Small-subunit ribosomal RNA, 5' domain from an uncultured Opitutales bacterium, 522 nucleotides, folded computationally. It matches the Rfam family "Bacterial small subunit ribosomal RNA".
[in-house]
Context: one part of a larger RNA
RNA sequence: AGUGAACGCUGGCGGCGUGGCUAAGACAUGCAAGUCGAGCGGCAAGGGGGAGCAAUCCCCCCUAGAGCGGCGAACGGGUGCGUAACACGUAAACAAUCUGCCCUGAAGUCUGGGAUAGCCUCUGGAAACGGAGAUUAAUACUGGAUAUGGUGGUGGUUCACAUGGACCAUUUACCAAAGCUUGUGACGGCGCUUCAGGAGGAGUUUGCGGCCUAUCAGCUGGUUGGCGGGGUAACGGCCCACCAAGGCAAAGACGGGUAGCUGGUCUGAGAGGAUGAUCAGCCACACUGGAACUGAGACACGGUCCAGACACCUACGGGUGGCAGCAGUUUCGAAUCAUUCACAAUGGGGGCAACCCUGAUGGUGCGACGCCGCGUGGAGAAUGAAGGUCUUCGGAUUGUAAACUCCUGUCAAGGGGGAGUAAACGCCUGGUUUAUAGUCGGGCUUGAAUUAACCCCUAGAGGAAGCAGUGGCUAACUCUGUGCCAGCAGCCGCGGUAAUACAGAGACUGCGAGCGUUACUC
Numbered sequence: 001a002g003u004g005a006a007c008g009c010u011g012g013c014g015g016c017g018u019g020g021c022u023a024a025g026a027c028a029u030g031c032a033a034g035u036c037g038a039g040c041g042g043c044a045a046g047g048g049g050g051a052g053c054a055a056u057c058c059c060c061c062c063u064a065g066a067g068c069g070g071c072g073a074a075c076g077g078g079u080g081c082g083u084a085a086c087a088c089g090u091a092a093a094c095a096a097u098c099u100g101c102c103c104u105g106a107a108g109u110c111u112g113g114g115a116u117a118g119c120c121u122c123u124g125g126a127a128a129c130g131g132a133g134a135u136u137a138a139u140a141c142u143g144g145a146u147a148u149g150g151u152g153g154u155g156g157u158u159c160a161c162a163u164g165g166a167c168c169a170u171u172u173a174c175c176a177a178a179g180c181u182u183g184u185g186a187c188g189g190c191g192c193u194u195c196a197g198g199a200g201g202a203g204u205u206u207g208c209g210g211c212c213u214a215u216c217a218g219c220u221g222g223u224u225g226g227c228g229g230g231g232u233a234a235c236g237g238c239c240c241a242c243c244a245a246g247g248c249a250a251a252g253a254c255g256g257g258u259a260g261c262u263g264g265u266c267u268g269a270g271a272g273g274a275u276g277a278u279c280a281g282c283c284a285c286a287c288u289g290g291a292a293c294u295g296a297g298a299c300a301c302g303g304u305c306c307a308g309a310c311a312c313c314u315a316c317g318g319g320u321g322g323c324a325g326c327a328g329u330u331u332c333g334a335a336u337c338a339u340u341c342a343c344a345a346u347g348g349g350g351g352c353a354a355c356c357c358u359g360a361u362g363g364u365g366c367g368a369c370g371c372c373g374c375g376u377g378g379a380g381a382a383u384g385a386a387g388g389u390c391u392u393c394g395g396a397u398u399g400u401a402a403a404c405u406c407c408u409g410u411c412a413a414g415g416g417g418g419a420g421u422a423a424a425c426g427c428c429u430g431g432u433u434u435a436u437a438g439u440c441g442g443g444c445u446u447g448a449a450u451u452a453a454c455c456c457c458u459a460g461a462g463g464a465a466g467c468a469g470u471g472g473c474u475a476a477c478u479c480u481g482u483g484c485c486a487g488c489a490g491c492c493g494c495g496g497u498a499a500u501a502c503a504g505a506g507a508c509u510g511c512g513a514g515c516g517u518u519a520c521u522c
Base pairs, nucleotide, nucleotide: 001521002520003519005518006517007516008515009514012374013373014372015371016370017369018367019366020332025330026329027328029327030326031325034071035070036069039068040067046061047060048059049058050057051056078285079284080283088209089208090207091206092205093204094203097202098201099200102198103197104196105195106194107193108192109191110144111143112142113141120133121132122131123130124129149175150174151173152171153170154169155168156167157166158165159164179190180189181188211257212256213255218248219247220246223245224244225243226242228240229239230238260282261281262280263279264275265274266273267272287308288307289306290305291304310321311320312319313318338364340363341362342361346360347358348357349356350355377407378406379405380404387398388397389396390395411463413458414457415456416455417454421449426444427443428442429441430440431439432438466511467510468509469508470507471492472491473490477506478505479504480503481502487494488493
């Protein structure tokens, strides 16, 4: 000098930050990932109509919930267990790779089929959840056609960086597709399929760099390499069969301990040392261990399966769960907050859109936890009042301090006014245009915070000062009590009857809404 601090005493206001460092212990409750009816069949309630005395039946409109289907759920959010490793940082490589949505370009979107949820009927089970039959749709599934193209085979040209790349020709080989649009209309819009390029993202490989330990000296059998295959988006012992006997190590292999890494942060003149909270990038993990499925992307926090521990429900047959998401509970601990408001903004998902969802985010609340700012009044006022303390009893000091006089009105309190964060989307309208497409311009609309910022008015010095120290280091001294006791103490050391070192008082010193102590780092 610093801190994600804690403890003691004290505590007026505001702004901006920040807040489970310990048990990756266990969790009640609520919420944190949905959306699309402009993909599909269909529809409770409700409304309307008809028949009927009525019960009831039939038709139409409209939709909630559920279902099939699409996209998302791999992002966002949390934590730091593991990891000494291409995990991270940096610089390169991929002629060894993949890439949904998005952008650009080219071409297409033809013709058939069979099912299955839902609904209905029956039925098992306490529940969770099922079983059987009948029936139905699609942008679900699937046969055929076409092939701009792509894949495979063959041949050639050319380039190169070792394996190789690019281009051209040819071939009886193989590979597509889906529709929707309340609309005057389609050559429109939104989609779908194939190919090429891009952007952003991901995967893989390599050089170098960053902990301790030799009281760890040898380690290694898919081990090291080859040939052939399998597998992968892709290279590769990644996996397998066979062959060879290699590979690493004192420039520290192997083992053990510790640890997420970085930008940064703290300190320091620097070199360096320490550190990795908040914010940002990367990685790893999601009760513990293992596994794959789906998918462009996961071996998937709020998905699936298996095993285990724990907890809960049960009709005892069987089931259910995973806060290291946001709040909150409990435990642990010196110690760390609200079971708050809103999607108004920014961003994300879905949707043509309106819009819906969003504990991301934006706000508010709590905590002097930190930094910064402001205030607790200003000017005058000597008879140097009273009181306190000391005293050589003369006085000195507290001290212009107070009283008193004249002012001011910050903050807080009461009242009033009051922007900005809002511009888009959408609606109305004008230009361009065939156009109600797209795009450009004008107007309107949308605020959780908000009882706000800021400004004005009102009253009144009123509501707002403490903490530590005073032997030396180290700024600041006297009295009383105590008597090696009680106690103090960071070091030196004080205390045994005149203690500036203990305790109290007065005075003083330092800092000040804080001041000290403890812990840790330089």